[in-house]
Molecule: c-di-GMP-I riboswitch aptamer
Organism: uncultured Azonexus sp.
RNA sequence: GUCUGAAAAAGGCACACCCGAUCGAAAGGCGGGGUCGCAAAGUCACCGGUCUACAGGGCGAAGCGCCUGCUUCUCCCCACGAUAGCGGGAUUGCCGGA
Numbered sequence: 001g002u003c004u005g006a007a008a009a010a011g012g013c014a015c016a017c018c019c020g021a022u023c024g025a026a027a028g029g030c031g032g033g034g035u036c037g038c039a040a041a042g043u044c045a046c047c048g049g050u051c052u053a054c055a056g057g058g059c060g061a062a063g064c065g066c067c068u069g070c071u072u073c074u075c076c077c078c079a080c081g082a083u084a085g086c087g088g089g090a091u092u093g094c095c096g097g098a
Stems, first nucleotide, its partner, number of pairs: 002098004012038002017033004022029002036085001042091003046088003049083003056077003060073005
């Protein structure tokens, strides 16, 4: 340096769920508890997937206004948001074995 994770040592992380006079429109994040699991469950949204839809866009309805529009509500589209514990990719790294 490459491949690898059967056994071992030192340790690490933390799903669901619970709590927060924590951030966010939401998805979700963050902090505390928790411990399903994880050998990169360290880091990075580059590709695909998935989630969300504030803003923006489109139809419909109602109201206002009285012509070109405004407001409210339902629905639809949409990532610039999120997910690295969905997969791929990039990058760094502990211990053991070959």